Parts: sequence; structure tokens; C1' cells
RNA sequence: GGCAGAGUAGAAAUAUGUGCGUUAAGUGCCAUUCGGACGGGGAGUUGCCGGUGGACGAAAAGAAAUUUCUUGCGGUACAUAUUUCGCAUCCCGCUGCU
Repeated sequence: GGCAGAGUAGAAAUAUGUGCGUUAAGUGCCAUUCGGACGGGGAGUUGCCGGUGGACGAAAAGAAAUUUCUUGCGGUACAUAUUUCGCAUCCCGCUGCU
């Protein structure tokens, strides 16, 4: 020098548990000259997360007796387990072979 490969944060699905909402928050959608993170190192997006603003918008029922309980519902939050996927991308590094 050439060829091949490994590794993170995290994401999705399912299960279990604990919550939140059902007096509508959250999720999803749009905008943003705002903030942040993104393999061991550097750079870093039109992607990701968050903030702010905007539009839209729902499934309750029963019991007790007055604020609780039970069963539901919500593209609901978090934790754990399993499986699958996985640095957007570029450069360097690492491992093996040559």
C1' cells in the first nucleotide's frame, strides 16, 4: 500500500411491572436566525432528541359514595427482559490476512 472485519450512543417490536391522561395532557403533524447528542480521535447533515410557537383532535363503562376502586381506552411515560437493527456521511485509528 491492498483486501476483509470489529466496536457506541441509540432505535423498533414483543412481554412483564409501575405510572400519567380520559375535566385531554401525551402521541402524531407543521414552523423555527433556538439548544443538544451522534463507534477510540477529528469533522458533521437535508437525519435524531429537546425547547418555543401553531393547526388538528379522542372512549368510556361499572361499583362504591365524593374521590377512590375495577374493567377498558390513548399511534401515552418510565423501568426490566428478549429479539432485530445500528457510527447519515467523510478522514484517521484498531484487529486479521497479504

Predicted 3D model of a 98-nucleotide RNA (THF (Tetrahydrofolate) riboswitch aptamer) from Drancourtella sp. An57. The coordinates come from a structure-prediction model, not an experiment, and the mean pLDDT is 78. Its Rfam family is "THF (Tetrahydrofolate) riboswitch aptamer". Rfam describes the family as follows. Tetrahydrofolate (THF) riboswitch was first reported for Ames et al. as an RNA motif in 5' untranslated (5'-UTR)regions of folate transport and biosynthesis genes in Firmicutes genomes.